[in-house]
RNA sequence: GCCGGGUUAGCUCAGCGGUAGAGCUCCUGUCUUGUAAACAGGUGGUCGUCGGUUCGACUCCGACACCCGGCU
Repeated sequence: GCCGGGUUAGCUCAGCGGUAGAGCUCCUGUCUUGUAAACAGGUGGUCGUCGGUUCGACUCCGACACCCGGCU
């Protein structure tokens, strides 16, 4: 330098153009002498950045940044 994959909640990851989700974590409650576990509920997001397409973009297109792999 070229090619491919990835970037979404604190962490690990889903998300076929039409309301952004799950598990774990965290918080509260129940239970317990107390903790843990279990059960019930809740909080938490400028979807990497900037543009473009579209009535509408996490999703499609482009550039850039960062991470991983391959080629030279």
The RNA shown here (transfer RNA) has 72 nucleotides and comes from an Actinomycetota bacterium. The sequence is in RNAcentral, with records from ENA. RNAcentral records the identical sequence in 3 taxa. It matches the Rfam family "tRNA". Taxonomically the source falls in Actinomycetota (Bacteria, Bacillati).